RNA sequence: GGGGACGUAGCUCAGUUGAUAGAGCGCCGCAUUCGCAUUGCGGAGGUCGUGAGUUUGAAUCUCAUCGUCUCCA
Numbered sequence: 001g002g003g004g005a006c007g008u009a010g011c012u013c014a015g016u017u018g019a020u021a022g023a024g025c026g027c028c029g030c031a032u033u034c035g036c037a038u039u040g041c042g043g044a045g046g047u048c049g050u051g052a053g054u055u056u057g058a059a060u061c062u063c064a065u066c067g068u069c070u071c072c073a
Base pairs, nucleotide, nucleotide: 001072002071003070004069005068006067007066010025011024012023013022019056027043028042029041030040031039049065050064051063052062053061
């Protein structure tokens, strides 16, 4: 220098046939307990790496760019 994969909640990830952004764990509150844990119920937390384009509508398609991993030279 060129090719490929990945980037989504604090962590691990799903959602990629374009139409409300989700799960588990963690965190907070309530119930339960003498107290803790467990269990049950409820809640907070995300401009989907960044910027632009296409579209009525983009995490999803296109382009650029940043980061990580990887292959070739």